[in-house]
RNA sequence: CUCCGACAAAGGCAAACCCGCCGAAAGGCGGCGACGCAAAGCCACGGGCCUGCCCCCGCCAGCGCGGGAACGGCCGCCGGGCCACCGAA
Numbered sequence: 001c002u003c004c005g006a007c008a009a010a011g012g013c014a015a016a017c018c019c020g021c022c023g024a025a026a027g028g029c030g031g032c033g034a035c036g037c038a039a040a041g042c043c044a045c046g047g048g049c050c051u052g053c054c055c056c057c058g059c060c061a062g063c064g065c066g067g068g069a070a071c072g073g074c075c076g077c078c079g080g081g082c083c084a085c086c087g088a089a
Stems, first nucleotide, its partner, number of pairs: 004087002012037002018031005035076001041082003045079003048074003055068005
């Protein structure tokens, strides 16, 4: 240094619920709180998953209904890329 990962040490993150705000929603941010995490640090690049305001198509007298569609999200789903603390075997 690389792989690796202890019932090590020091520290770190924070699921669900609840509250507030933003958002059409998915979801995000803050608070509270710990289910878990050795990258649960960062990047939507590949796959996957979630949502469907606007938009497109069809139907309807109309209200509306059905279908399509990421340009919106999730890295705490998997893979990939980048960076990083500690050091027993």
This is a predicted structure of an 89-nucleotide RNA (c-di-GMP-I riboswitch aptamer) from a Dehalococcoidia bacterium.